């Protein structure tokens, strides 16, 4: 200095243009027990990394930039 790829809840991850952006784990409440755990039932949490473009309509396509990752020099 060049190419890849990934950034979505507190963690690990799905959503690959059109309702309400989800799950598991974690949190908070409750049941169940003498009581823990375990299981079960409810619930809280998202400016989808920044800033722009396209579109009727973006987490999703396109550009920048910023963090991480691997490769090549």
């Nucleotide at each position: 200095g060049g190419g890849c790829c990934c950034u979505u809840a507190g963690c690990u991850c799905a959503g690959c243009g059109g309702u309400c952006a989800g799950a598991g784990c974690a949190g908070g409440g409750g049941a169940c027990u003498c009581a823990u755990a375990a299981u079960c039932c409810c619930u809280u949490g998202g400016u989808c990394g920044u800033g722009g473009g396209u579109u009727c309509a973006a987490a999703u396509c396109c550009c920048u930039c910023a963090g991480g990752g691997c490769c090549c020099a």
Molecule: transfer RNA
Organism: Puniceicoccales bacterium